About this RNA
Predicted 3D model of a 101-nucleotide RNA (Glycine riboswitch aptamer). Rfam family: Glycine riboswitch aptamer. Gene Ontology term of the family: glycine biosynthetic process. From the family's description: This family represents the bacterial glycine riboswitch.

[in-house]
RNA sequence: GGAUCGCGCUCUGGAGAAGCUCACGAUUUCGUGAGGGCCGAAGGUGCAAGACCUUGCGCUGCAAGGAUGAAUCUCUCAGGCAAAAGGACAGGGCAAAAACC
Numbered sequence: 001g002g003a004u005c006g007c008g009c010u011c012u013g014g015a016g017a018a019g020c021u022c023a024c025g026a027u028u029u030c031g032u033g034a035g036g037g038c039c040g041a042a043g044g045u046g047c048a049a050g051a052c053c054u055u056g057c058g059c060u061g062c063a064a065g066g067a068u069g070a071a072u073c074u075c076u077c078a079g080g081c082a083a084a085a086g087g088a089c090a091g092g093g094c095a096a097a098a099a100c101c
Stems, first nucleotide, its partner, number of pairs: 001101002008094006020035006037081003043077001044075001046073001050068001052066006
C1' cells in the first nucleotide's frame, strides 16, 4: 500500500394483525386500568438429525439414559394490531485493529 466476513456509524428497501369494548381522568383524541380477540420479523422459549459421553448386551453393532444442538419452524413471556416510530432480513456508503497478500 491492497483486500476485508463480522463488529461500529450511516443511508435505502422492509411483512403480519381491531384506529376493538368498558371504566376513570383529561379535553381533541390523549393517558391509566380492566376485558376477551388477533399477529410474529426487536428480544426471549422449545427441539430434529448428526457427532459426543455413560451404562448394558448376544459388541463391524444394538438398546437405554445424559449433555450438546439451527431456522423465516414452534410458543406468544415480552413486543405489536391507522400513520409515525420500531422492525427480522437484504443492499449501498464511511471508518478501522489483528490475521492475510